Model confidence (mean pLDDT): 81 of 100. Predicted 3D model of a 121-nucleotide RNA (FMN riboswitch aptamer (RFN element)) from a sheep gut metagenome.
RNA sequence: UUCAGGGAUGGGUGAAAUUCCCUACCGGUGGUUAAAGUCCACGACCCAACGGGAAUAAUGGUAUUCCCGGCGGCUGAUUCGGUGAAACUCCGAAACCGACGGUACAGUCCGGAUGGAAGAA
Numbered sequence: 001u002u003c004a005g006g007g008a009u010g011g012g013u014g015a016a017a018u019u020c021c022c023u024a025c026c027g028g029u030g031g032u033u034a035a036a037g038u039c040c041a042c043g044a045c046c047c048a049a050c051g052g053g054a055a056u057a058a059u060g061g062u063a064u065u066c067c068c069g070g071c072g073g074c075u076g077a078u079u080c081g082g083u084g085a086a087a088c089u090c091c092g093a094a095a096c097c098g099a100c101g102g103u104a105c106a107g108u109c110c111g112g113a114u115g116g117a118a119g120a121a
Stems, first nucleotide, its partner, number of pairs: 001121003010022003024108002026098002028042004037096002046073002050069008078094005100111003
C1' cells in the first nucleotide's frame, strides 16, 4: 500500500410483520497431532479511568454538551455414534447460538458504516 462478513425461500395470522408462527437460509480472524459458528485465544458491538479538541455560558477559573484517542471491563452457543495413532474440528445423527438504534418483537431488512478491525498478501 491493497484486501479483510454471509444469510428470509415458500406459506399462515393481521390494519400493519423478510420482526410473530410454520418452513428456509448464514457462519469474521489466528491456533489446536486432522479441516471448528459451539474448544483455546482475538476482532467487531457496548461501557469506560484518563488525555486532547470544539461549542455554549460576556472573559478567566469553572461547568455542560459534542467530537477524537483510549488503560481497562463486558462479550453467545454441542452432544451422541463411527473411523483413526490422533478429531467437542472429518463422516452420520440430533441440538444450540448470534451486539446496538429503528420498525408489529429482527442472526438475515434499514441505520451508525463510503466507518472501524482481528488479521491476510